[in-house]
RNA sequence: GGCCGGGUGGCGGAACUGGCAGACGCGCGGGUCUCAAAAACCCGUGACCGCAAGGUCGUGUGGGUUCGAUUCCCUCCCCGGCUA
Numbered sequence: 001g002g003c004c005g006g007g008u009g010g011c012g013g014a015a016c017u018g019g020c021a022g023a024c025g026c027g028c029g030g031g032u033c034u035c036a037a038a039a040a041c042c043c044g045u046g047a048c049c050g051c052a053a054g055g056u057c058g059u060g061u062g063g064g065u066u067c068g069a070u071u072c073c074c075u076c077c078c079c080g081g082c083u084a
Base pairs, nucleotide, nucleotide: 001083002082003081004080005079006078007077010026011025012024019067027045028044029043030042031041032040046057047056048055049054060076062074063073064072
């Protein structure tokens, strides 16, 4: 250099026929239980703005297609593998 696979919350990891992004687990916060704790169970947990109601943004970057993109197309960046 060429080919293939991958990049999603704090971490792992789902969502593929293009139609509510973040299921599930871990972690973290709060609670129940306990003399206290551990364990177990329950609730919550992307970011920003807002007193709140609510709003805006968000899937490596930048574009494109589309009513609508994590998903399809192009570009580049990063990681892994194969090959010369």
Molecule: transfer RNA
Organism: Patescibacteria group bacterium